[in-house]
Context: one part of a larger RNA
Molecule: large-subunit ribosomal RNA, domain I
Organism: Peptoniphilus sp. GNH
RNA sequence: CAUCAGGCGAAUGCCUAGGCACCAAGAGGCGACGAAGGACGUGGUAAGCUGCGAAAAGCUUCGGGAAGGAGCAAACAUCCAACAACCCGGAGAUCUCCGAAUGGGAAAACCCAUACAGACAAACUCUGUAUAUCCCUAUCAGAACACAUAAGAUAGGGAAGCGAACCGGGCGAACUGAAACAUCUAAGUAGCCCGAGGAAAAGAAAGAAAACUCGAUAUCCUAAGUAGCGGCGAGCGAACAGGAAGAAGCCCAACCGUACAAACGCAAGAUCCGAGCUAGUCGAAUCAUCUGGGAAGAUGAACCAAAGAAAGUAACAGUCUCGUAGACAAAAGCAAAGAGAAGCAGUACAAAAGAGUAGCACGGAGCACGAGAAACUUUGUGUGAACACAGGGGGACCACCCCCUAAGGCUAAACACUCCUUGGUGACCGAUAGCGAACAAGUACCGUGAGGGAAAGGUGAAAAGAACCCCGGGAGGGGAGUGAAAAAGAAUCUGAAACCUGAUGU
Numbered sequence: 001c002a003u004c005a006g007g008c009g010a011a012u013g014c015c016u017a018g019g020c021a022c023c024a025a026g027a028g029g030c031g032a033c034g035a036a037g038g039a040c041g042u043g044g045u046a047a048g049c050u051g052c053g054a055a056a057a058g059c060u061u062c063g064g065g066a067a068g069g070a071g072c073a074a075a076c077a078u079c080c081a082a083c084a085a086c087c088c089g090g091a092g093a094u095c096u097c098c099g100a101a102u103g104g105g106a107a108a109a110c111c112c113a114u115a116c117a118g119a120c121a122a123a124c125u126c127u128g129u130a131u132a133u134c135c136c137u138a139u140c141a142g143a144a145c146a147c148a149u150a151a152g153a154u155a156g157g158g159a160a161g162c163g164a165a166c167c168g169g170g171c172g173a174a175c176u177g178a179a180a181c182a183u184c185u186a187a188g189u190a191g192c193c194c195g196a197g198g199a200a201a202a203g204a205a206a207g208a209a210a211a212c213u214c215g216a217u218a219u220c221c222u223a224a225g226u227a228g229c230g231g232c233g234a235g236c237g238a239a240c241a242g243g244a245a246g247a248a249g250c251c252c253a254a255c256c257g258u259a260c261a262a263a264c265g266c267a268a269g270a271u272c273c274g275a276g277c278u279a280g281u282c283g284a285a286u287c288a289u290c291u292g293g294g295a296a297g298a299u300g301a302a303c304c305a306a307a308g309a310a311a312g313u314a315a316c317a318g319u320c321u322c323g324u325a326g327a328c329a330a331a332a333g334c335a336a337a338g339a340g341a342a343g344c345a346g347u348a349c350a351a352a353a354g355a356g357u358a359g360c361a362c363g364g365a366g367c368a369c370g371a372g373a374a375a376c377u378u379u380g381u382g383u384g385a386a387c388a389c390a391g392g393g394g395g396a397c398c399a400c401c402c403c404c405u406a407a408g409g410c411u412a413a414a415c416a417c418u419c420c421u422u423g424g425u426g427a428c429c430g431a432u433a434g435c436g437a438a439c440a441a442g443u444a445c446c447g448u449g450a451g452g453g454a455a456a457g458g459u460g461a462a463a464a465g466a467a468c469c470c471c472g473g474g475a476g477g478g479g480a481g482u483g484a485a486a487a488a489g490a491a492u493c494u495g496a497a498a499c500c501u502g503a504u505g506u
Base pairs, nucleotide, nucleotide: 001505002504003503004502005501006500007499013493014458015457018429019428020426021425022424023423024422025421026420027418028417029162030161037098038097039096040053041052042051044076045075048072049071059092060091061090062089063088064087068080069079070078103112104111105110113131114130115129116128117127118126119125133159134158135157136156137155138154139153140152166197167195168194169193170192171191177184181231207214208213219244220243221242228236229235249410250409251408252354257349258348259347260346265344266343271339272338276334277333278332280328281327282326286301287300288299289298290297302319303318304308311321312320359383360382361381362380363379364378365377366376369395390405391404392403393402394401445452446451465492468479469478470477471476
C1' cells in the first nucleotide's frame, strides 16, 4: 500500500411526538370577591414535572359517559368501582405565604401590632373580623378668630396592578445617506412616559372646487413617483377628480314668540325569547384461500357509498378500530339576533346662533411645501374686532364672482392587531432543520448584576428486556432461552468517512 474481518465513530436514509406560516370563526381582557407571577407545602414509598392548597395529584353537586381505576411512571403495598369508580363538561366549596399588597414595618414569600368577638379555669397563646392611600358623595364635628373656613371623623361608591400586538397623545435621539460635512436625511423612526378600546382615532363643512358642481369621516385602488418641495444635492413627495367597500346622522349653549298635535323615534335599559357555545350520541358495507412471524398484500367471489378525509391496527384496509357524510343531544352556565315595561323625546314658521376669540406683530411648529410670492392649521409673548346689513375661505394681496358659518359636544359600519380558544390548510421544516426549547428548556451552566444560554429524539409488532448454567471480584463475555430478526440486547433502527486493530499478500 492492497484485500478481508473487526473496533471506534456518528454521517446518511427512513420516521415524528414538536415547530413555522396562514385561513375561518370566536374572544379581545384579568384584578381589593386580592390578579399576573411566584415562595413553601401537598403522595404509603416521592427527587423532578404536572395537579392541587393545611378540606392540599384533591372536596360537594348537577349532567355526560363507562368497566375499569389510584397523573407523567415502572414496582411493591394498600385501596376505589354497576349502590356507577376513574374520565369529560357546568356550577359551587376550600384556596398557606409573598406579590397592586392595602393594619405598621421589612433584606419578597418574614417580623410586629391595635380594636372587637370567640376558644382556654386563667394568663400566655390561638382563631375570626376590621384597621393603607387618593378621589367622589353624604353626614357629623369644628381651630387660630365672632360668623365662617381649614384640619378632623364616619358611612357608601370608585381607583390602583398586570397583559402580545394594534390605537391616540407628550418627550424625542444617533449611527447612517449626502460617497467629507453644517441646512437636509435617517425620522417624528428607535427609545421613554401618559391614556383608552375591542378596536382606537377621525367625523356631519367658517369643506372641496370652478362642472350643467360635489356634499360627514376613515380605508383600499387610481390619480402618481405626477404637481411640487429640495446645500433644486442626497433625497422628500401630495391633493382634486374617478372607482370600490361601507353608509347615519345628531345634541347642547344662546334665544322672541305664534300655530298645530298623534304618530314616528331614541336608548347605556328590567324582563322575555333563545340561534349558537361549554360534555356528548347514532352512524352503511367482506369473506375465503395463498405467501408470510404477522395480511391490510396476491388470487377468487361480494357489499356500502349524502360516508373512497385522515389516523391506527404485526406489510399497503371504503366494508377491523377510531372516524368520515349525514342526523341528533344539555340538569347547569354563557349568549348573538329579535321582542320589550319603565325612561327620554314633538313639528312648522319665527327668533337666535359660541371673545381675550378671529385678525395683526414677533418667535416656533404642523401641513409633500426647508421663509419662500407662502396662503391654510397651531400657539409662546404682545395687541385686539365684527355681530348675519356680519364673518371665514377659494395658496401673497385687491376687486368681482363662487363656497361656507370658526371660536361647544356626541356618533355605528366599512380599516389595524393577535398573548389567547376552536376547527382547518401548506410546491413549509423534519432533530446542525423547524421556535432558544420534539427530551427535567428559558432547564443545566455562565455572569456581582442587567443579562447570556446550551447539548440531548428512534430496541421491538409486543418486554416477550434474556429464567437457568459456565468463566470472572466486577465489568464483560460464552451457552441456554425469547423474537421474523439479537450482525434489534437496552452504550439498543440504519450505521458512511476520518481514526485504530488483527489476518493475508506485497